[in-house]
Molecule: SAM riboswitch aptamer (S box leader)
Organism: uncultured bacterium
RNA sequence: UGAUUAUAAAGAAGAGGGUAGAGAACAGGCUCGUUAAUCCUCUGGCAACCUUCCUAGUUAGGAAAAGGUGCCAAUACCUGCCCGAAAGGGAAUUAUAAUUA
Numbered sequence: 001u002g003a004u005u006a007u008a009a010a011g012a013a014g015a016g017g018g019u020a021g022a023g024a025a026c027a028g029g030c031u032c033g034u035u036a037a038u039c040c041u042c043u044g045g046c047a048a049c050c051u052u053c054c055u056a057g058u059u060a061g062g063a064a065a066a067g068g069u070g071c072c073a074a075u076a077c078c079u080g081c082c083c084g085a086a087a088g089g090g091a092a093u094u095a096u097a098a099u100u101a
Base pairs, nucleotide, nucleotide: 001101002100003099004098005097006096007095008094013043014042015041016040017039021032022031023030026080027079028078029077044072045071046070049068050067052063053062054061055060076093081090082089083088
């Protein structure tokens, strides 16, 4: 980097650094941001994919949160493609984890 599978309407702070934009890509909106956002570091926290333990011996359920990640504005902020009068559903894309090349 590619592929496969699963999940994505819940949850989660403070300080320091830094400086004008940011919210995945593109577009249209809509929000956040000099009361310092996005981003980086430390501490803290949320969660439970892998790992650990128990019950099973299956495809699974439960417990813990020490380890490996991850995450801590707004549904992945909303919409865009397909079905539908609409509500809504599906696909695609993206993110995270595990396996694999």